This record gives sequence, C1' cells and structure tokens, in this order.
RNA sequence: GUUGAUACAACACGAAUCCUUCGUAUAUCCUCAGGAAUAGGGCCUGAGAGUCUCUACCGGGUUGCCGAUAACGACCUGACUAUGAAGGCAGAAUUUCUGGGG
Repeated sequence: GUUGAUACAACACGAAUCCUUCGUAUAUCCUCAGGAAUAGGGCCUGAGAGUCUCUACCGGGUUGCCGAUAACGACCUGACUAUGAAGGCAGAAUUUCUGGGG
C1' cells in the first nucleotide's frame, strides 16, 4: 500500500542493521633499510611492491637449520578487509499476554 475486518489477518513493496555460507582480490606472498634475540633464540620498526581494491600482510602448531654468528627454511591451520551472491525455514505441543463472545 491492497483486500476483508470487532480484534486483526493475508498478500505485496521498500528501507536499515546483524549473523552464516560461497565467489572475486592475495599467494595473509615478495623485495629491501635500520635495530633486536641467539639452540629455553629465530623478533621489532619503517619503506617499496603485489589487487580493475580500501585495509591487512600476521597469530598458533609441527619440524628442520644455525655449535655461536647472522641469517632463517619447510609444512599444516586460522582470518581480517573490499566487493558480489545466496540464506537466516517449516511443523507440533505447552505456557503467558492481548482482543472479541458467552
């Protein structure tokens, strides 16, 4: 808003918020600078790059490696953010409240 109406019910349309799942982006990845830790350790800060993209660029676990010094590796798991889509149902019983009638 429409229809009927005592209560109100049915249907349709619109708006906002929240949650879940899925798609896309990005590989929670890569390149550096300065600093920090040192086998009970392996981080901190900043810059760049990556996305028709804002933001983020890390946490935890397993394992390796470094035998002492400056450098970390592999694997597993977890999102956040941007955007798009779908969904958040049906029935029964009981209780309570409200309205109408007796």
Predicted 3D model of a 102-nucleotide RNA (Purine riboswitch aptamer) from Alteribacter lacisalsi. Of the family's consensus pairs, 100% are formed in the model. Rfam family: Purine riboswitch aptamer. Clan: Purine riboswitches. The organism belongs to Alteribacter, within Bacteria.